[in-house]
Context: one part of a larger RNA
RNA sequence: UGACGGAAGGGCACCACCAGGAGUGGAGCCUGCGGCUUAAUUUGACUCAACACGGGAAAACUCACCCGGCCCGGACACUGUAAGGAUUGACAGAUUGAGAGCUCUUUCUUGAUUCGGUGGGUGGUGGUGCAUGGCCGUUCUUAGUUGGUGGAGCGAUUUGUCUGGUUAAUUCCGAUAACGAACGAGACUCUAGCCUACUAAAUAGUUCGCCGAUCCAUUUGCGUCGGCGCAACUUCUUAGAGGGACAAGUGGCGUUUAGCCCCACGAGAUUGAGCAAUAACAGGUCUGUGAUGCCCUUAGAUGUUCGGGGCCGCACGCGCGCUACACUGAAGGAAUCAACGUGUCUCUGCCCUUGCCUGGAAAGGUUGGGUAACCCGUUGAACCUCCUUCGUGCUAGGGAUUGGGGCUUGUAAUUCUUCCCCAUGAACGAGGAAUUCCCAGUAAGCGCGAGUCAUAAGCUCGCGUUGAUUACGUCCCUGCCCUUUGUACA
Numbered sequence: 001u002g003a004c005g006g007a008a009g010g011g012c013a014c015c016a017c018c019a020g021g022a023g024u025g026g027a028g029c030c031u032g033c034g035g036c037u038u039a040a041u042u043u044g045a046c047u048c049a050a051c052a053c054g055g056g057a058a059a060a061c062u063c064a065c066c067c068g069g070c071c072c073g074g075a076c077a078c079u080g081u082a083a084g085g086a087u088u089g090a091c092a093g094a095u096u097g098a099g100a101g102c103u104c105u106u107u108c109u110u111g112a113u114u115c116g117g118u119g120g121g122u123g124g125u126g127g128u129g130c131a132u133g134g135c136c137g138u139u140c141u142u143a144g145u146u147g148g149u150g151g152a153g154c155g156a157u158u159u160g161u162c163u164g165g166u167u168a169a170u171u172c173c174g175a176u177a178a179c180g181a182a183c184g185a186g187a188c189u190c191u192a193g194c195c196u197a198c199u200a201a202a203u204a205g206u207u208c209g210c211c212g213a214u215c216c217a218u219u220u221g222c223g224u225c226g227g228c229g230c231a232a233c234u235u236c237u238u239a240g241a242g243g244g245a246c247a248a249g250u251g252g253c254g255u256u257u258a259g260c261c262c263c264a265c266g267a268g269a270u271u272g273a274g275c276a277a278u279a280a281c282a283g284g285u286c287u288g289u290g291a292u293g294c295c296c297u298u299a300g301a302u303g304u305u306c307g308g309g310g311c312c313g314c315a316c317g318c319g320c321g322c323u324a325c326a327c328u329g330a331a332g333g334a335a336u337c338a339a340c341g342u343g344u345c346u347c348u349g350c351c352c353u354u355g356c357c358u359g360g361a362a363a364g365g366u367u368g369g370g371u372a373a374c375c376c377g378u379u380g381a382a383c384c385u386c387c388u389u390c391g392u393g394c395u396a397g398g399g400a401u402u403g404g405g406g407c408u409u410g411u412a413a414u415u416c417u418u419c420c421c422c423a424u425g426a427a428c429g430a431g432g433a434a435u436u437c438c439c440a441g442u443a444a445g446c447g448c449g450a451g452u453c454a455u456a457a458g459c460u461c462g463c464g465u466u467g468a469u470u471a472c473g474u475c476c477c478u479g480c481c482c483u484u485u486g487u488a489c490a
Base pairs, nucleotide, nucleotide: 001490002489006485007484008483009482010481011480012479013478016474017473020438021437022436023435024434027323028322029321031319032318033317034316035314036313043054044053065309066308067307068306069305071303076119077118078117079116080115086113089108090107092105093104094103123297124296126295127294128293132291134285135284136283137281138280139279144183145182146181148179149178150159151158152157162174164173165172188274189273190272194243195242198240199239200238201237204234205233206232207231208229209228210227212225213224214223249263251261252260253259325431329390330389331388332387333386334385343375351370352369353368355366356365357364358363397428402423403422404421405420406419444466445465446464447463448462449461450460451459
């Protein structure tokens, strides 16, 4: 000096508690991990910081694992054989999973490209993340970290970096043997709100005007219409440049400092994220890389490719989830509203799809549009709302499991890719001990888009829609950061 431990005093955090909400833990199923099994069930990761993670939804490929079969994609150098031929390829038959001349029989063909040996390369999802780079994660979402000059000490070191107040903050005020600084915090960037002010828009609209249709009929009016633009504008839409909020104003509290509280005016008086120091970990990754050391292997290959299987296997244990247990509901009709996206390719197979027709449906056929503010598409989403039926019965709740049939993707669907129809109708009557997440457009309910994708979401990342209860505090539990103290230890 300090990891750690015993204490004391401050401060902080929904990865802590309190007040609550939704749960998970119980059931069925999906999925990851272990175990068991297996030719193989490839493998990494195991408290937070492994386990719907490896962007890991694997039918082939992927692929590393298992069972088999070809190939050389063994550069280059030296040497040997060798034009009287180094070698290459092959029909048929046998053989083989195989229309692999793989091997054998049989002979043809080729012409210095090769073949044998030695050295040396190359490849490797082989080993080592305890040899490494880079990247990521975590300590660690807190406020922490460092040197120059000066002071103290023999020195390691210390002061600066603090009694106090304040802040989300080592943020400031102040105090002061320190002074003046740097990184981090903040500032910053993106995003969400406001702008009748600017710039504009036939790929966005509005208002007008015209024509037409329709309705009320009374007649040039009045409504409605995604029809048309001869014509003006930018409120709405889009997006550039800007503005806007600074605790600025009143009143309290406070050294009348830093600041805090209430109110008013206001679109905002803490929108949400990103970035993120010093020092570390023998945290993860050699299976991201033509990043990489060393070791192993290198032609009967751990290279590569082809065929098949596996990663999906099931007495069991654990984790993330989905669906439920119904009447605040289910089913059938009707009505009615979103936002974020994406979309036809490096010619390279795979795009988003309107309308019409066929079909119970899945789906198919046929026409068009779209490389996109132009088309799908005003994305007529779901929950919600209205009407009707059901009536607390494992029931018309629930939809597991299984049988039959049909379409589609794909070379291929058996170990059922997904989907549709009919039938079947299991557990489950709100879940023990434990335990997770969370404070405002948040939790939760509800659907939609994207990623993966030939087929394709119980996952993840975003998006909107409906929208609570309860805090606005504390240090009791669990931890973290300072200060003081004590003793042992490095």

Predicted 3D model of a 490-nucleotide part of an RNA (small-subunit ribosomal RNA, 3' major domain) from Mytilisepta virgata. Rfam family: Eukaryotic small subunit ribosomal RNA. On this family, see Cannone et al., BMC Bioinformatics 2002: "The comparative RNA web (CRW) site: an online database of comparative sequence and structure information for ribosomal, intron, and other RNAs". Rfam 15.1 lists 75,755 matches to the family in 2,556 species. The RNAcentral record of the full RNA draws on ENA and SILVA. The source organism's lineage runs through Eukaryota, Lophotrochozoa, Mytiloidea, Mytilidae and Mytilisepta.